[in-house]
The RNA shown here (TPP riboswitch aptamer (THI element)) has 101 nucleotides and comes from Roseovarius pacificus. RNAcentral holds the sequence, with entries from Rfam and Ribocentre. It matches the Rfam family "TPP riboswitch aptamer (THI element)". Rfam describes the family as follows. Vitamin B(1) in its active form thiamin pyrophosphate (TPP) is an essential coenzyme that is synthesised by coupling of pyrimidine and thiazole moieties in bacteria.

């Protein structure tokens, strides 16, 4: 001084669907799943997930196939396209350089 699994820190970035029910209003319940939350209509806070080594998410898609009460439920489409990073800590390893012997 490289490389670094992991870690922390600040920034960023995203999604929030489907179905049954109820009430004057305000809810209750099931499926998926890390998340299906709130205030409020303009976005803003929460929780979670995720930042380039990027399948968090988003296009294609009002797609194809199955499977469910129904739905991106599942799997294809697909490692196809896009997509948000910076700072620090850091085992093990690798190189240089100094020193005493």
């Nucleotide at each position: 001084c490289a490389c670094g699994a992991u870690c922390c820190g600040u920034u960023g970035g995203g999604g929030u669907g489907c179905c049954c029910u109820g009430u004057g209003a305000g809810g209750g319940g099931g499926c998926u799943g890390a998340g299906a939350g709130g205030c409020g209509u303009a976005g803003c806070c929460a929780a979670c997930c995720c930042a380039u080594c990027g399948a968090a998410c988003c296009u294609g898609a009002u797609c194809c196939g199955g499977a469910c009460a129904a739905u991106g439920c599942c799997g294809g489409c697909g490692g196809a396209g896009g997509g948000a990073a910076c700072g620090g800590a850091g085992c093990a390893u690798g190189a240089c350089c100094g020193a005493a012997g």